[in-house]
This is a predicted complex of two RNAs, RNase P RNA and transfer RNA, with 463 nucleotides together. Rfam match: Bacterial RNase P class A. Rfam classes the family as a ribozyme. The coordinates come from a structure-prediction model, not an experiment, and the mean pLDDT is 76.
């Protein structure tokens, strides 16, 4: 210089005119004047945790979901941080649901003998049994006996070939009729003991043990966590209309009491319309109160596991201790337009110049911590492999 | 704002982790018929939403996202 890798930061500046929403002072209480404020790193997805709120619970188990190496940090987490193992990359580093397959159950199409204690197509043996054949040998014969050679019928194997994604560790010697962890050495991994470092996952190092296919993002077992709902949670005020309780708006008769004014109990009659009238029909009055809920409205609402400086304590992640700041609260949802100058991209022209065009992603809605997606262009620190130059 | 469903051919559905994913309707040609229509043959017509993981092997099993729908004043 070029290529890459961890971190972390910004993500249009400035200035002016005009609106929008809320806070705060003033004031003629009209609504105006001044003053100060107004989205993000993701506000999204709503995937995880929790603050906070109501319902339900003695503890505790069950199911049902969740997570999963180990120490840590944290209110808490499936998030960080730091280690360990694999693994991938030359390297910085990157990725990893990364506990158990020796609880048990189940499943590994097709192909293939044969998919985990089961198998035999080719293929290899012919010990052992059985059949044929031949020598010697006993026997009068039948018929045995023994040594070979053959056959592959019973059996024996599982090395080799061949399927497959995966073939029962590899290699090499003995061993055997061929052969096999069937036996050994030696190697790849596992478990078990012990010993050494480590807090621990775990890792060196002896030694036994012949154990040795995947896969638990199959059921499962085990270790931990979770009680259910969600600010449309809860709380307070409450209109009109229905509707639900009550009292009140009247007269009569009787009855008890009386200070003769009246109180109180019973019982009994209602209004309205259509109609001369009766009958018959149709309704449940006015007025006030109460209680409940509905539309609205107030409160939950934003000072909080809170932000910036320093300075300790940890390797970090993070804690701690001081000082300083207050930094959105809309409710159908405000924060926008437009102009000037500068920046940066693209487009034309093209040595500049000039000229048009754009300014990523997106946008609160009870609050924080995370994870995850999106994103135009920049910046700043550290590190790695290569080259060149001094 | 919170809670849940679903995504497979033009359409409405099926689909134990296992060949080159199927039905039915509907499209094409052909036959039948003077012509249609029914009916017979015969066929095309799929990024299983998308990307990624597990796995020997994904439409199915985990995960991220995207689209549609539904419920709660």
């Nucleotide at each position: 210089c070029g290529a890459g890798a961890g971190c972390g930061c910004c993500g249009g500046a400035c200035g002016g005119u005009c609106g929008c929403c809320g806070c705060g002072a003033c004031u003629u209480u009209a609504u105006g004047u001044c003053g100060g404020g107004g989205a993000g790193g993701a506000a999204a997805g709503u995937c995880c945790g929790g603050a906070c709120u109501c319902c339900a619970c003695c503890a505790g188990g069950c199911a049902a979901g969740g997570u999963g190496c180990u120490g840590g940090g944290u209110a808490a987490c499936a998030c960080c941080c730091a280690g360990g193992c694999g693994u991938c990359g030359c390297g910085a580093g990157g990725c990893g649901a990364u506990g158990g397959a020796a609880a048990g159950u189940g499943c590994c199409a097709c192909a293939g003998a044969g998919a985990c204690a089961a198998u035999a197509c080719c293929g290899c043996c012919g010990a052992u049994g059985g059949c044929u054949c031949u020598g010697c040998u006993c026997g009068c014969a039948a018929g045995g006996g023994u040594a070979g050679a053959g056959c592959a019928c019973a059996g024996g194997c599982a090395a080799g070939g061949g399927u497959g994604a995966a073939a029962c560790g590899g290699u090499g010697c003995g061993g055997u009729a061929a052969g096999a962890g069937c036996g050994c050495a030696c190697c790849a991994g596992g478990u078990c003991u012990c010993g050494g470092u480590g807090u621990g996952a775990a890792u060196c190092g002896a030694g036994a043990u012949g154990c040795u296919g995947g896969a638990a993002a199959a059921c499962c077992c085990c270790g931990c966590c979770u009680g259910g709902a969600g600010c449309a949670a809860g709380g307070c005020c409450a209109a009109a209309u229905a509707g639900g309780g009550g009292a009140a708006c009247g007269u009569g008769u009787u009855c008890a009491u009386u200070u003769c004014g009246g109180u109180g109990g019973a019982c009994a009659u209602c209004g309205g319309g259509u109609g001369u009238c009766u009958g018959a029909c149709c309704g449940a009055g006015u007025u006030c109160c109460c209680g409940g809920g509905u539309c609205g409205g107030c409160u939950g609402c934003u000072u909080g596991a809170u932000c910036c400086u320093g300075c300790c304590g940890g390797u970090a992640a993070c804690g701690g201790c001081a000082g300083g700041g207050c930094u959105a609260g809309a409710u159908a949802g405000a924060u926008g337009a437009c102009c000037g100058u500068c920046a940066c991209c693209c487009c034309g022209u093209u040595u500049u110049u000039c000229g048009g065009g754009g300014u990523a992603c997106a946008g609160g809605a009870u609050c924080c911590g995370g994870c995850u997606u999106a994103c135009a262009g920049g910046c700043g620190c550290u590190c790695u492999c290569g080259g060149u130059c001094a | 704002g919170c809670g849940c469903u679903a995504g497979u051919a033009g359409c409405u559905c099926a689909g134990c982790g296992g060949a080159u994913a199927g039905a039915g309707c509907g499209c094409u040609u052909c036959c039948c018929u003077g012509c249609g229509g029914a009916g017979g043959a015969a066929g095309a017509g799929g990024u299983c939403g998308u990307g990624g993981g597990u796995u020997c092997g994904a439409g199915u099993c985990c995960c991220a996202c995207c689209u549609a729908g539904c419920g709660c004043a």